[in-house]
The RNA shown here (transfer RNA) has 75 nucleotides and comes from an uncultured Succinivibrionaceae bacterium. Its mean pLDDT, the model's own confidence on a scale to 100, is 81. It matches the Rfam family "tRNA". By type it is a transfer RNA.

């Protein structure tokens, strides 16, 4: 320098292919129940504006452009 992949909640991931009604799952966290207490279990709840900027569109996590970080391959 070129190509490919990843980036979404505290952590790990799905959703992107084929744009559409409210962005979801597990663990973790908070409260309550249960317990002598804890753990386990059960119930309820909070937390995101999808790496960043711009564009297309009635509508973008999803499409397009640029860009940042990390990983792999090649030169």
């Nucleotide at each position: 320098c070129g190509g490919c992949g990843a980036u979404u909640a505290g952590c790990g991931c799905a959703g992107u292919c084929c744009g559409g009604u409210u962005a979801g799952c597990g663990c973790a966290c908070u409260u309550c129940g249960u317990u002598a207490g804890g753990g386990a279990c059960g119930a309820a709840g909070g937390g995101g504006u999808c790496g960043a900027a711009g564009g297309u569109u009635c509508g973008a996590a999803u499409c397009c452009u640029u860009u940042a970080u990390c990983g792999c391959c090649g030169a």